[in-house]
RNA sequence: CAACAUAAUGGGCAGCGUAUUCGAAAGAAUACUACGCAAAGCUACGGGUCUAAGGUUUUAGGUCUUAACCUGAGGCUAUGAUCGCCGGGCUGCAUUA
Numbered sequence: 001c002a003a004c005a006u007a008a009u010g011g012g013c014a015g016c017g018u019a020u021u022c023g024a025a026a027g028a029a030u031a032c033u034a035c036g037c038a039a040a041g042c043u044a045c046g047g048g049u050c051u052a053a054g055g056u057u058u059u060a061g062g063u064c065u066u067a068a069c070c071u072g073a074g075g076c077u078a079u080g081a082u083c084g085c086c087g088g089g090c091u092g093c094a095u096u097a
Base pairs, nucleotide, nucleotide: 005095006094012037013036017032018031019030020029021028022027035084041090042089043088045087046086047085048082049081050080054077055076056075057074058073059072060071061070062069063068
């Protein structure tokens, strides 16, 4: 000096919840608060999970001469979200055994 590890020191982040705002929602931001975290720093690259506006489809009803259209309920779907779900990539403070 580097790697692994995590005793100590100095610190760091901030869960649940509450308030406000944004968003269709999931969720996010700010403030308070700390459950916890040695990367709970950054990154949606892979997987998982969440949501379903829009799209599509099924069904019930309504309008209507017909074609079609409208409303409600359900299914599928990410282009939306989650890094404090897991992994990858990048970066990083301290240094006893």
This is a predicted structure of a 97-nucleotide RNA (c-di-GMP-I riboswitch aptamer) from a Syntrophomonadaceae bacterium.
Its mean pLDDT, the model's own confidence on a scale to 100, is 87.
It was read from a public genome assembly, where an Rfam model found it.